Description: Predicted 3D model of a 72-nucleotide RNA (transfer RNA) from a Clostridia bacterium. It matches the Rfam family "tRNA". It is annotated as a transfer RNA. The prediction has a mean pLDDT of 80.
[in-house]
Formats: sequence, C1' cells, structure tokens
RNA sequence: UUGCGUGCAGCUCAAUGGCAGAGCACCGGAUUGUGGCUCCGGUAGUUGAGGGUUCGAAUCCGUCCACGCGCC
Repeated sequence: UUGCGUGCAGCUCAAUGGCAGAGCACCGGAUUGUGGCUCCGGUAGUUGAGGGUUCGAAUCCGUCCACGCGCC
C1' cells in the first nucleotide's frame, strides 16, 4: 500500500429486517454458628462513530475509527 475478518452489559458471547438476551461477575434476600455451595429477586446497553436503504436496521449498503490476520 492492498485484501479479508471482528466490534453488542464489567468479562465471554447470542439475537433469520420486527420487544436488545444468556452465562459468569456485581447488589439484595433465603438457607448456614460464619463462609462457601444452592435457591429467589434485582442492577447493568445511544449494539465503535456518523450517514444511506426500508413502514421498521445490532442485522442490508457505503465512509471513517480501533483491533486481528494475509499478500507485496
């Protein structure tokens, strides 16, 4: 320089264009002599940025940013 891929909760990841979710973690409670385990409940998101398409975009299109991989 160029091609490809990834970007979503604190972390690891889901979600066929139609309500943004799970596990772990965290907080509260039950249980326990205390803690752990277990159980119940709760908090946590401008889906990297800004545009386009669409009745409707995390999802499709193109630009930029960050990271990773490859060619020269």